Two RNAs folded together computationally: RNase P RNA and transfer RNA, 425 nucleotides in total. The prediction has a mean pLDDT of 77. Rfam match: Bacterial RNase P class A. Rfam's curators write: Ribonuclease P (RNase P) is a ubiquitous endoribonuclease, found in archaea, bacteria and eukarya as well as chloroplasts and mitochondria.
RNA sequence: UAGGAGGAACAGUCGCGCUUUAAAUUUUUUAUUUAAGGUGAGGAAAGUCCGAGCUCCACAGAAUCAGGACGCCCGGUAACACCGGGGCGGAGUGAUCCGAUGGAUAGUGCCACAGAAACUAUACCGCCUCAGCAAUGAGGUAAGGGUGAAAUCGUGGUGUAAGAGACCACGGCAUUCGGCAGUAAUGUCGUAUGAGGGUAAACCCCGUUCGGAGCAAGGCCAAAUAGGAGAAGAGGAGUUGAUUCGCUCUGUUUGAUUCUCGGGUAGGCUGCAUGAAUAUUCGGGUAACCGGAUAUCCAGAUAAAUGACUGUUGGCUUCGCAAGAAGUUACAGAACUCGGCUUAUUUCCUA
RNA sequence: CGGGGUAUAGCACAGUCCGGUAGUGUACCUGGUUUGGGACCAGGGGGUCCUAGGUUCGAAUCCUAGUGCCCCGA
Numbered sequence: 001u002a003g004g005a006g007g008a009a010c011a012g013u014c015g016c017g018c019u020u021u022a023a024a025u026u027u028u029u030u031a032u033u034u035a036a037g038g039u040g041a042g043g044a045a046a047g048u049c050c051g052a053g054c055u056c057c058a059c060a061g062a063a064u065c066a067g068g069a070c071g072c073c074c075g076g077u078a079a080c081a082c083c084g085g086g087g088c089g090g091a092g093u094g095a096u097c098c099g100a101u102g103g104a105u106a107g108u109g110c111c112a113c114a115g116a117a118a119c120u121a122u123a124c125c126g127c128c129u130c131a132g133c134a135a136u137g138a139g140g141u142a143a144g145g146g147u148g149a150a151a152u153c154g155u156g157g158u159g160u161a162a163g164a165g166a167c168c169a170c171g172g173c174a175u176u177c178g179g180c181a182g183u184a185a186u187g188u189c190g191u192a193u194g195a196g197g198g199u200a201a202a203c204c205c206c207g208u209u210c211g212g213a214g215c216a217a218g219g220c221c222a223a224a225u226a227g228g229a230g231a232a233g234a235g236g237a238g239u240u241g242a243u244u245c246g247c248u249c250u251g252u253u254u255g256a257u258u259c260u261c262g263g264g265u266a267g268g269c270u271g272c273a274u275g276a277a278u279a280u281u282c283g284g285g286u287a288a289c290c291g292g293a294u295a296u297c298c299a300g301a302u303a304a305a306u307g308a309c310u311g312u313u314g315g316c317u318u319c320g321c322a323a324g325a326a327g328u329u330a331c332a333g334a335a336c337u338c339g340g341c342u343u344a345u346u347u348c349c350u351a
Numbered sequence: 352c353g354g355g356g357u358a359u360a361g362c363a364c365a366g367u368c369c370g371g372u373a374g375u376g377u378a379c380c381u382g383g384u385u386u387g388g389g390a391c392c393a394g395g396g397g398g399u400c401c402u403a404g405g406u407u408c409g410a411a412u413c414c415u416a417g418u419g420c421c422c423c424g425a
Base pairs, nucleotide, nucleotide: 001351002350003349004348005347006346008313009312010311011310012309013308014307016040017039018038019037020036021035022034023033024032025031042331046342047341049340050339051338052337053336054214055213056212057211067210068209069208070207071206072086073085074084075083076082087101088099089098090097091096102205103204107203108202109199110198111197124145125144126141127140128139129138130137131136153171154170155169156168157167158166173194174193175192177190178189179188180187181186218270219269220268221267228261229260230259231258232257235250236249237248238247239246277296278295279294280293281292282291283290284289314329315328316327317326318325319324352424353423354422355421356420357419358418361377362376363375364374371408379395380394381393382392383391401417402416403415404414405413
C1' cells in the first nucleotide's frame, strides 16, 4: 500500500417484545393472567447522497420545448451518480493509487494585478537602418531582457542591415487520408496540410436519460360532539326540598324530541415480512456477475421490546522480574422493503 | 420516519446567480465638541467567510463529503 475475515464466547438467575399451544377469569366476541415452547438489530441499522420495488396523483400513441442528471471503450445489473476489465493522462523508487476522462477547429464570455500585448492587435528596455553635431525623431525587428499562473512550437543551421517557420534538418503538437493490431476506446507506421494559449466542477454544443409525490403513500372498519340529508312528530323550560295540580315563558313548517342515512375526526386493522431472500455445493466467465441442485424461514415494536446481574475464558491498557492484580471491551440501536455509495469504528489474517 | 432551508466581525445582515482587495449598520477603541455625560463630528482596530477534500493561475462564491441550527408534514 492492497485484499480478506470477524464484530467477543460459554453457563446460570431475573426481566421485556412478538408468536404457537394449553389452562383459568370474563355472559359471548374481545381482553387479561398463568404455564410450556419458539424467536428477537447491523456492518454500517447512520447520512438520506443515488438507483429501484410498491402506492396514489397527473397524462393517456409518442414526440417537441423548458429544466435536471450523466459523459473514454467493452461488459455486468431490475436499475444506477454503482461494479468489473481495458485504454489514455497524472502521482509514486516500487507494490500500487488518482482522474466529472465527450467537444476549446460550432459560437459567446472570462483571464484580476503586473505586462507592449491575454488572442488580435501591438512594442518598455534592447538590436538594426536612415536623418541629426547632439538631444531626439522616422522606420524595420521580435533573436535577447523584463511582466505574469500562462507569451505566438523547441534545438541547431541557412539567411539578413538586424531579425523572423522566412527557409532547411531533427524533434514535439493538431488535423485529413490510408495500412496494420485490437470487439472498441486506442496504439503504431506512412502520407498531406498547418500554427490554432488556458478555462466547459463558465454559458453552451453533441449524445444518453428523466412525469410528480412519498408508508405521515394508499386501502378497510369506525366512537363522542358539531354540521348535512330524510322520516315520524308535540312538547319543552321555570316556579317547588320532592311529586301532582295550578301559574308564567316558549314551541308546533322560523320544528322541541326521537329514529335512520351519509361524509369524516379520535381510535383500530391493513399495507408489513417467501424476497431482484439466505446458506451450502456444482458449472460458466480474467472479473463484476450469471445459471443449476439441495436446504432453510430468519425482528416486526408504535413512545417504541431486543436488557440487567453473577461466574469462567478471550482481546486491549496500566502496574509487576514473574506469578498475578486492577480497569476496560469500539462505532453504534431496525420502523415499508431491496441494490449501491459515503461517513463513523475495533481486532485479526494474507500478499 | 419523511421533506426543505441556513451557516460571513461581539450582534443583525449584504456580497455567492455570472470566481480576482470581504463590506454596511450597530457595538468597541482614540481624538474633538461639553463644566461633565449623552448625542454629534473625525479617525482606527477587529474575519480560519461552519469543517475537510477537489476543479482552477486564483474559491466566501463552483463541485463532493461531513457538522451544527431552524422550519414543515399526523